[in-house]
Molecule: RNase P RNA; transfer RNA
Organism: Rhizomicrobium sp.
RNA sequence: UCAGAUGGCCGGGUGACCGCGGGCAGGGCAACCUGUUCGAGGAAAGUCCGGGCUCCACGGAAAGACGGUGCCGGUUAACGGCCGGCGGGGGCGACCCCAGGGAUAGCGCCACAGAAAUGACACCGCCUACCGGCCGGUCUCCUUCGGGAGGCUGGCCGCGGCAAGGUUGAAAUGGUGCGGUAAGAGCGCACCGCGUCUCUGGCAACAGAGACGGCACGGCAAGCCCCACCGGGAGCAAGACCAAAUAGGGACGGCACGUGAUGUUUUCCGCAUCGUCGUCCGGGUCGGUCGCGUGAGGUGCGUGGCGACACGCAUCCCAGAGGAAUGGUCACCCCUUCAGCAAUGAAGGACAGAACCCGGCUUACAGGCCAUCUGAUAUU
RNA sequence: GGGGCUGUAGCUCAGUUGGGAGAGCGCGUGAAUGGCAUUCACGAGGUCAGCGGUUCGAUCCCGCUCAGCUCCACCA
Numbered sequence: 001u002c003a004g005a006u007g008g009c010c011g012g013g014u015g016a017c018c019g020c021g022g023g024c025a026g027g028g029c030a031a032c033c034u035g036u037u038c039g040a041g042g043a044a045a046g047u048c049c050g051g052g053c054u055c056c057a058c059g060g061a062a063a064g065a066c067g068g069u070g071c072c073g074g075u076u077a078a079c080g081g082c083c084g085g086c087g088g089g090g091g092c093g094a095c096c097c098c099a100g101g102g103a104u105a106g107c108g109c110c111a112c113a114g115a116a117a118u119g120a121c122a123c124c125g126c127c128u129a130c131c132g133g134c135c136g137g138u139c140u141c142c143u144u145c146g147g148g149a150g151g152c153u154g155g156c157c158g159c160g161g162c163a164a165g166g167u168u169g170a171a172a173u174g175g176u177g178c179g180g181u182a183a184g185a186g187c188g189c190a191c192c193g194c195g196u197c198u199c200u201g202g203c204a205a206c207a208g209a210g211a212c213g214g215c216a217c218g219g220c221a222a223g224c225c226c227c228a229c230c231g232g233g234a235g236c237a238a239g240a241c242c243a244a245a246u247a248g249g250g251a252c253g254g255c256a257c258g259u260g261a262u263g264u265u266u267u268c269c270g271c272a273u274c275g276u277c278g279u280c281c282g283g284g285u286c287g288g289u290c291g292c293g294u295g296a297g298g299u300g301c302g303u304g305g306c307g308a309c310a311c312g313c314a315u316c317c318c319a320g321a322g323g324a325a326u327g328g329u330c331a332c333c334c335c336u337u338c339a340g341c342a343a344u345g346a347a348g349g350a351c352a353g354a355a356c357c358c359g360g361c362u363u364a365c366a367g368g369c370c371a372u373c374u375g376a377u378a379u380u
Numbered sequence: 381g382g383g384g385c386u387g388u389a390g391c392u393c394a395g396u397u398g399g400g401a402g403a404g405c406g407c408g409u410g411a412a413u414g415g416c417a418u419u420c421a422c423g424a425g426g427u428c429a430g431c432g433g434u435u436c437g438a439u440c441c442c443g444c445u446c447a448g449c450u451c452c453a454c455c456a
Stems, first nucleotide, its partner, number of pairs: 001376010012333007020039008041351001045362002048360005053235004066231005071085005086100001087098004101226002106224002108220003123166002125162003131158012174192006193215001194213008239290004249281007260274005297316008334349006381452007390405004399436001407423005429445005
């Protein structure tokens, strides 16, 4: 210098003027006015996890169902988060990625192709040692000269043997080498892989060493399932309080008590209810108040720890409403784009925007800064 | 603000032990008719909302994102 890796931070700045929302103080009968102070984010987003808080349910606990999590240890209020380690994979490397328990509890699936897809199998192929048949060659013996018997040897076929090689597939039942064999094969041996046991180190996951075993044990659990652990349900439109007009309900009292209506299965009698006015009571609706921001809080320093984090001290108060506020203009500077030889001019400022709160994860994000580290090249 | 559900052809919808992407209507061409409709035959048309993962293989299983729909004060 170039190419990268990891972690963290900023995400337009300063000033003036005007404006908006909340709090406090003062003035004003009130409407309102004046002053002062505070006023979006790293994601406020998605609502994917975990908690606080509130209500409901429940005698306690356990089991079952359902849902979730899943190497080990730690951290935390808790977590599926984070930190450290282990194992596997990728990269020359810094470093990165992994839903990473169990397939010997059981069930299920593995299309097409292929011989065969899991009680593995035999299409092509390889072999003829053993057994049988047929056809030859050669030698010996016998002969009634037609031939027959036996030995050795060659070819073909059958019965068989084999799984080395070929073919299919995502995946084919250990790999390489030597021996061995009719041909072969863990059939035998050496090394590697795998499994079991023991020992050593480690809290553990796991690692290392030794002995034994000839290999039995294909893949899928983000298929059902098994094992271990966790979870009662709903959510601030939760919930609590105050409380109009009108309508309706209840209690008491006054006036009507006459006709009528309804009910009492029909009729008569009887009974009950239905009216109106006044007073009082309680419930809901419109509306209002609280919940609502001193908190697992921020910043700085110190101590312990590899770290996540914990503890101690000092200091600060930092948005809160209705769904609505949190902005605009000008000047200078910064950055980007365009035009221009240049001076300069024009346009623009990433993603986005609180609503009960907090810890995480995920997703979106123009551009810029800092620190540490890796590789290559060059120079000294 | 907080819960729940859905997304497959132009429209309405099927699609299960994960392996072929389909049906009806519509559209196009041809036949039939003097012509139209009906009818018959043939055909085109798909990023299975998007991206990533698991798997040999994903419309289907898992995660994230996008779009749409729907419900939620209190009392009775």